[in-house]
Molecule: small-subunit ribosomal RNA
Organism: uncultured bacterium
RNA sequence: AGAGUUUGAUCCUGGCUCAGAUUGAACGCUGGCGGCAUGCCUAACACAUGCAAGUCGAACGGAAACGAUGGGAGCUUGCUCUCAGGCGUCGAGUGGCGGACGGGUGAGUAAUACAUAGGAAUCUACCCAGUAGCGGGGGACAACUUGGGGAAACUCAAGCUAAUACCGCAUACGCCCUAAGGGGGAAAGCAGGGGAUCUUCGGACCUUGCACUAUUGGAUGAGCCUAUGUCAGAUUAGCUUGUUGGUGGGGUAACGGCCUACCAAGGCGACGAUCUGUAGCUGGUCUGAGAGGACGAUCAGCCACACUGGGACUGAGACACGGCCCAGACUCCUACGGGAGGCAGCAGUGGGGAAUAUUGCACAAUGGGGGAAACCCUGAUGCAGCAAUGCCGCGUGUGUGAAGAAGGCCUGCGGGUUGUAAAGCACUUUCAGUGGGGAGGAAACAGUUACGGGUUAAUAUCCCGUAGCCUUGACGUUACCCACAGAAGAAGCACCGGCUAACUCUGUGCCAGCAGCCGCGGUAAUACAGAGGGUGCAAGCGUUAAUCGGAAUUACUGGGCGUAAAGCGCGCGUAGGCGGCUUGGUCAGUCGGAUGUGAAAGCCCCGGGCUUAACCUGGGAAUUGCAUUCGAUACUGCCAGGCUAGAAUGUAGUAGAGGGUAGUGGAAUUCCUGGUGUAGCGGUGGAAUGCGUGGAUAUCAGGAAGAACACCAGUGGCAAAGGCGGCAUACUGGCCAAGUACUGACGCUGAGGUGCGAAAGCGUGGGGAGCAAACGGGAUUAGAUACCCCGGUAGUCCACGCUGUAAACGAUGGGUACUAGGUUUUGGGGGUCUCAACCUCCUCAGAGCCGCAGCUAACGCAUUAAGUACCCCGCCUGGGGAGUACGGUCGCAAGGCUGAAACUCAAAGGAAUUGACGGGGGCCCGCACAAGCGGUGGAGCAUGUGCUUUAAUUCGAUGCAACGCGAAGAACCUUACCAGGGUAUGACAUGUGAGCUUCGACCUUCGGGGAGAGGUUAAUCCUGUGAAAGCAGGAUGAAUCACACAGGUGUUGCAUGGCUGUCGUCAGCUCGUGUCGUGAGAUGUUGGGUUAAGUCCCGCAACGAGCGCAACCCUUGCUGUUAGUUACCAUCGGGUAAUGCCGGGGACUCUAGCAGGACUGCCGGUGAUAAACCGGAGGAAGGUGGGGAUGAUGUCAAGUCAUUAUGACCCUUUACACCCUGGGCUAACCACGUGCUACAAUGGUCGGUACAAAGGGGAGCAAUACCGCGAGGUGGAGCAAAUCCCAAAAAGCCGGCCUCAGUACGGAUUGCAGUCUGCAACUCGACUGCAUGAAGCUGGAAUCGCUAGUAAUCGUGGAUCAGCAUGCCACGGUGAAUACGUUCCCGGGCCUUGUACACACCGCCCGUCAAGCCAUGGAAGUUGGUAGCACUCGAAGUCGUCGACCCAACCUCGUGAGGGAGACGCCGAAAGUGAGACUGGUAACUAGGGCUAAGUCGUAACAAGGUAACC
Repeated sequence: AGAGUUUGAUCCUGGCUCAGAUUGAACGCUGGCGGCAUGCCUAACACAUGCAAGUCGAACGGAAACGAUGGGAGCUUGCUCUCAGGCGUCGAGUGGCGGACGGGUGAGUAAUACAUAGGAAUCUACCCAGUAGCGGGGGACAACUUGGGGAAACUCAAGCUAAUACCGCAUACGCCCUAAGGGGGAAAGCAGGGGAUCUUCGGACCUUGCACUAUUGGAUGAGCCUAUGUCAGAUUAGCUUGUUGGUGGGGUAACGGCCUACCAAGGCGACGAUCUGUAGCUGGUCUGAGAGGACGAUCAGCCACACUGGGACUGAGACACGGCCCAGACUCCUACGGGAGGCAGCAGUGGGGAAUAUUGCACAAUGGGGGAAACCCUGAUGCAGCAAUGCCGCGUGUGUGAAGAAGGCCUGCGGGUUGUAAAGCACUUUCAGUGGGGAGGAAACAGUUACGGGUUAAUAUCCCGUAGCCUUGACGUUACCCACAGAAGAAGCACCGGCUAACUCUGUGCCAGCAGCCGCGGUAAUACAGAGGGUGCAAGCGUUAAUCGGAAUUACUGGGCGUAAAGCGCGCGUAGGCGGCUUGGUCAGUCGGAUGUGAAAGCCCCGGGCUUAACCUGGGAAUUGCAUUCGAUACUGCCAGGCUAGAAUGUAGUAGAGGGUAGUGGAAUUCCUGGUGUAGCGGUGGAAUGCGUGGAUAUCAGGAAGAACACCAGUGGCAAAGGCGGCAUACUGGCCAAGUACUGACGCUGAGGUGCGAAAGCGUGGGGAGCAAACGGGAUUAGAUACCCCGGUAGUCCACGCUGUAAACGAUGGGUACUAGGUUUUGGGGGUCUCAACCUCCUCAGAGCCGCAGCUAACGCAUUAAGUACCCCGCCUGGGGAGUACGGUCGCAAGGCUGAAACUCAAAGGAAUUGACGGGGGCCCGCACAAGCGGUGGAGCAUGUGCUUUAAUUCGAUGCAACGCGAAGAACCUUACCAGGGUAUGACAUGUGAGCUUCGACCUUCGGGGAGAGGUUAAUCCUGUGAAAGCAGGAUGAAUCACACAGGUGUUGCAUGGCUGUCGUCAGCUCGUGUCGUGAGAUGUUGGGUUAAGUCCCGCAACGAGCGCAACCCUUGCUGUUAGUUACCAUCGGGUAAUGCCGGGGACUCUAGCAGGACUGCCGGUGAUAAACCGGAGGAAGGUGGGGAUGAUGUCAAGUCAUUAUGACCCUUUACACCCUGGGCUAACCACGUGCUACAAUGGUCGGUACAAAGGGGAGCAAUACCGCGAGGUGGAGCAAAUCCCAAAAAGCCGGCCUCAGUACGGAUUGCAGUCUGCAACUCGACUGCAUGAAGCUGGAAUCGCUAGUAAUCGUGGAUCAGCAUGCCACGGUGAAUACGUUCCCGGGCCUUGUACACACCGCCCGUCAAGCCAUGGAAGUUGGUAGCACUCGAAGUCGUCGACCCAACCUCGUGAGGGAGACGCCGAAAGUGAGACUGGUAACUAGGGCUAAGUCGUAACAAGGUAACC
C1' cells in the first nucleotide's frame, strides 16, 4: 500500500466482499511448564449458611463467664464446692468515638450529573498553631432487684444507683445579638509520679500526660453559584403560573421562589425550547498516517443507588448498603393474637444465559476504626485455589546418518515423493520428576539496658533522640542454587479454485455437500468427502459475535450535482452569511510572551529492578485545553469621517408576438334559406357503417354562429419562468445605447415567508362553429375493450374562484471578475468616405455556429463555460421496496408537500468499443426476382423417409445443409435385428507354465476308405561332446490343460483424432512497425473511381507483409514442329465382289510430346492526363475464351465412436463374445421427398437408311456360323487390346399405316408358358413370349431447375456386381427461347444509423391470473406498558395551631419558662376513580410488496419494436 465482483471486452460511477489491528468474549478440535494480568457484559432476578464494624475498664455503676492468688468446706491428696472485685480481665448496661470511611453496583439521570475555568453568601468531628480557661453545686435515668403481660419479638409498673450522661450558678480576653443604650452564653474529668504541709486516711495539694470549654487562624473535607462543552429524533413547534421579577415575612450552615402573602406580566424557543427515545460522566481504552470514529470492563476521580416508594431522627458530617418510622410486593416464624427479613460487601445457591471462579489462608506487609498503650477488629488488603480468558517467556531435543530401508501415496512402470525424515551411532539435560540446600519481602511498635536533651520543686514520672539486647512471615514443599537418572514425560489446529502462501489420486455425479465475495457439484471436481503430499500459525489453531481501518463509501483535513444519485418550475424578499477605495480610533477576532491550572495512573522518551520479556519502578516530555495578564495592529470586526470605479435616480431617445382593457377585419369551416342540377356522395390498404330520389355531393346567391388568425415568419424579437403572433385605441412593466448631472456602498445571495405558474382537472354562470377523452357503430384480427373509418358528449372559448403539477429541459441555481480567435444575425452608437445609400473599421447590449488553451469517465463544454477563482442558497450518498405506508399539513375533490422501515438483490447505472440484429438508410452482387423454356405438386409404378405394425421389421442421417442419403447394388452371405440350436483361452493376437503323443501317399459323397511304413527306448532341426550308440543344451510345429488375456456394429460425436457438410469460390480474414485514444480499440481495410474480385488507380498517419482473389496445374478451342503403330491414305504401285487389304508414304485426319498464340498489346472515344470502361481493327480465340481441380480466418458443441483410430465407462463362460439353421431388414390404412413412364399426331407403329464420343474386357469380352418368335442356347475365330470383342448408337432422314378415341395413346395389374444367374429365386431376382389392358386427356394452393453448345430431348458406356439400375458417375448426338430492368421475395458483401441484444432477434423483456414462502400496512376489536392532568382517600413525618391533660432539676413558685403525650390543620407516598394522550403485543378479514429452472393469457418496451418513445 491494496484486491475480488456489473461487461463479449473497456473506462467511469457505485455498492457488496476480503486481506489488518483489537476484545471482560463464547463455541469446536487440541493441550507441557512458568511469570504477569483478567474473570456475571444476561435477571438493579430471588437468596439457605458463614463471615464483612467495632472498640475503649486510663469515662461509669458494676461482676454473668474464664483464669491466677489467698481463705474456707468436703474429702477420693488433687479434684469438687464455696468466699474475696483484692488481681488478670470482662458478658450485658450507662457514656465516648467510630458505624457518613472502606467495599459493591450502574437501576435512575440528557442535567439537582460530569469535564474545564472561575466565583462568594457558608459549615467543617478528629489534626496543627495561637489566645483564654477548666471554679462551685444539683436532680435524675439504665444496669440491678421485685412484681405483671406475651407463643415469641419484646414490654409495663414500682424501687435503688454512678459517671467525661443531664441541668443551673459563677467567671468571659476574644465570641454572638443589638434599637449602639445594652444584653447573652462554657467547661469534666481520668491516669502516672511526688518532697514539704493538711487529712475524716478515701485524699486534698503540686506536677506531667491525655481529655474538656470558649475563640481565632490553618489544613482537610463538604455545601452553593456562574460560564462553556457533553447522544438521537422537527413524522416533537410552541413551552411555562411559583412560572419571570419585586416587596414583606419565614426557612437554611449558607445565597436564592427554597417556602409563603401581595404586586407586576413576565421568562424560554429554529443558535432547536417543550416532548420522545437512549445513556452514569471523566482520566482514558481500541482503531486510525492524522483528523476522526467506536467504546467507558479491570485501575483512578466524580455522581447516583442500596427490595420498591415516601419520610424524618441522631450527628461535625446522612435524609444513612450490614440505623429508625410508614406504605407496597415478596419470603420466613407463629400458640393466628402478632412478629422477623433485605448479599448491587466476601465466598456460596437457585434462576437466566453462548458465557464468567473457592461457602480457601492470614492480618506477616500496606491502610483503616477504637484505645495512653499493649492490643482488638478489618472477606479493605496481602496471598493461595479454579479457567490457555489475554499478554510475555521456555520446552517438546542436538549432531551424524543413503542401502536414499520398510510402509504409504503417485506413476508415463523407468521411477518419483514422504526423506536425513526414521532406524542406527554419538551427545546434551532446560522444563517437569526425586533428594538436598536456601535469600528477600521485617521497617518495627512495645519492652528492657545505657547515654544525651526537654518538662518539673524534683536526680519521680512522662516525652524526644542515639546505641545495644529481645521479638513478629499467611504466601511456603517460595524465588534461587546444587545433585541424580534418562531422549526419557510434552504437538496440534486451520487451510491448499482466484482474492491468498500451498496439488495430486480415489469416491460421488446439480446427489451428498461446500461457500467471506466471485462461485463449485449434471461421470475425467486442484472448489464436495477421504487419502498422500504441501502451506501457514503454534500450546495453541480455527469459527462466530463486535469495533475501528481499508471506506476520499458523509469528504474539516478530503467528494460531488449536463448525461452515472443529485439545481427548488420561476421571481420578490425577512433573518442569516458574504461584501468597493481611503483616513483616524479601538483591540473583540487574530498573533506573540509570561503566570496559574490541565490529579495520579496510562501513551511517548531516557534510566533502573525481576536471568529476558510481559510486568514493576524513578525522572522527563506531552496533555494540542481553559483562565488571568502584558504586548503587536497587517488583515477581519466595531466606532467616526471622506471618495466614486459597484448600485440607484433624473433629462432627451431606439427596438419589440412584454402585460392587461374595450373595439374591429377578412379568409376558412359548419348550419339555415332560396336557385341550378341528378344519382350518387363520402371514406379506405381494401371496405363497410354513414349521408342521398322526402333531391345529397357539386355549384351560385343571401343569412347566422363560434373559434383561430394563412402569407409576412427568420438557429428573428420580447418576457423571471410558464409563455406571447390579424388590425387599431387609451393604460402599463422591463431592457438597451449615447451624453450628462445627482446620491454616496444604498450591494450580492437568500433558510422560513410570499407571489406568479403550460396542459388536464374541479365549482358557479354563460357560450358552443370546428376539433374531440368517454360512448355507439363499421372494419381489421385468433381475439382487438386499440391502431383505420363514420358519428359523438364532457372539454376546448368567456367571467369569477380553486388546483400548484410537467421530460416546468440548456435535464446546466444566482452574482462578480479574469482567460486565443473566426463567422452569422438582432437593436443602438461612433469613425473613414460621403449629397445620400452602399462598403469598410471600431464599440455596447442580445441571439447562434465553429474552434485554441483548459476541463471532462467519455460524449462533449469552450467569453451565453461544464475553464480559472471568490460569495450565498438548494440538493445527492447502491438497486428494488417507494415517492409507497403511517403521522402532520394544504385542497371541494382529484390529489399535492413533507416522507420512512421490515424484507430482498450483488449488482442497478453512465459514456464509449467491437460484433450481431432491425417489418432503419445508402451502394453492389447472385437463375434472387423479372423475361423465358421445361418440370414437380394430380395418375400408375420405382425408390427413400415418417408413422404404424411386428418375434424382428438392425443402426445411423432430420430446415436450407436428412429423405434414389451411409448402401458403387439385403434371395443365403452381407447382417449389426428376431426365433431356435450349439461352443467355451474361444472365429482372431501375444506370452508363461505344466504334463501328453504313432506317422501317412492317394481317393473321397467330407461321413470315411486307405496301399504302405513305423513304434511301444517317442517327431523334426541346430549346437556341443563322443568312434558310435547316446548324453547335455536350445529351437520349431501341431494339439491338451491352467493362467494372463482375447472379443464386443455395447454407451458417450456434448471427452477426442481424422474425414466431411454448410455459409461460399462469397471477397473477405489478419499481422509487424508507426500513429491516435486513459482504455476496449481505431488507423491500415475508410474515402473518390473501377473490377468477377480487399482487382487496380488516385487520395490519405500510415508504411509494409501474410492467408484468401488472380496466376501457376489439367482439359478443350487455333497453329507450328518432332515422331508415325495398332491410327491415317493425298500422290505412286499391287490386289479384291468390296474394304489402308498389301507395298509404300509422312502430305491430311488423328495420336502425344515440345513449342507458339491473347498481353487491354494496337487504334479511337470517355475518364483526374490514372485505374479502367465503351467501340473498332487484326485474329481460331478478346478482355478471367469455355470447363475442371483448387474452398482463407471462422460459424453451426453441424455429421460420423457403425469405415478406421482413440480416452473413459460397461458386458465377460447359461455373454452385450463366437458359430449354425430359418426368418426379418422387402410388412402397410396413410403422409412426404426424389425419380421413371405417360396422358399422345412436333405422336404411335412398320419397313428401309446415316452419323458419335467415352469407356470396359482373362474365373473376362466374345465375332462369323447354327438353333429358338424371343429371353437365350450351341460353339469358340480373335483379343491382356488406337489391332479383337462388347457394339445395334438413338433421336434424325425416306416411305407406308393410324386420324382424336381412353384410341394401333398409355402401359400398371393379373394369368399361363419360359430363359438366365446362382447350393438355393416361396417369402424375395432380372428378363422373354402369349394373353389381360388399370389409372391417366397436361394436373389446386404451392414449388424446382436452367443464361449457350446451356435448357430441353436422344441414345451410349462404366463402377458396384454370380444375378439384379427408372439410382449414381461419365459420354457424345440434335439443339432453343429470354434477360426491359433491380421496385419487390430469398441469400450475400461494403459503408452508415439505432439498440435495454452479446447463448447475440429462435435475443431481450412487461403486466394480470394460478401455486408456495416471507416481511409489512389497514382493521371490528382485544390485551399490556409509560408519562401527565383532574378529583377522592390519605400512612409515616416535619412544620404550624390548641388546651379544665401530664412533668425530677431552673424559677419571681405562677393558669411561669421549657418539655411530653394528645387533638386539629397545611403538605404529603402508595392506592382508587375519570376523561383523554403516547407507545407495544395480538386479530377474523383485507391491501399492496418481495422472493421462488422449466404454469396460464397476451406482446407493452428495446430496431422506425412493426401506432416513435417518454413526462